[in-house]
Molecule: transfer RNA
Organism: Chlamydiota bacterium
RNA sequence: GCGGGUGUAGCUCAAUUGGUUAGAGCGCCGGCCUGUCACGCCGGAGGUUGAGAGUUCAAGUCUCUUCACUCGCGCCA
Numbered sequence: 001g002c003g004g005g006u007g008u009a010g011c012u013c014a015a016u017u018g019g020u021u022a023g024a025g026c027g028c029c030g031g032c033c034u035g036u037c038a039c040g041c042c043g044g045a046g047g048u049u050g051a052g053a054g055u056u057c058a059a060g061u062c063u064c065u066u067c068a069c070u071c072g073c074g075c076c077a
Base pairs, nucleotide, nucleotide: 001073002072003071004070005069006068007067010026011025012024013023019057028044029043030042031041032040050066051065052064053063054062
C1' cells in the first nucleotide's frame, strides 16, 4: 500500500435485519437486611452508538469519507 473484520454505558455484550423512550449482566451509588462484612432484596446514576457528511417521514442498522484496533496479502530495507 491492497483486501477482510471489529468499534454501542467503566468492562463484556444485545438491539428481532430501517420504526415508538438504545437495553442486559458485572461494576458503581443509595436504601433494606446483618453485631460487622459478604450474600440476598429494592431503587438510582451512567450513552454525541469511534468521528464527519449523505439518503430517508424515520438511521446503532443503509451509502461515502476518515480514525483506532485486528487478521491476511504485498512492497522497501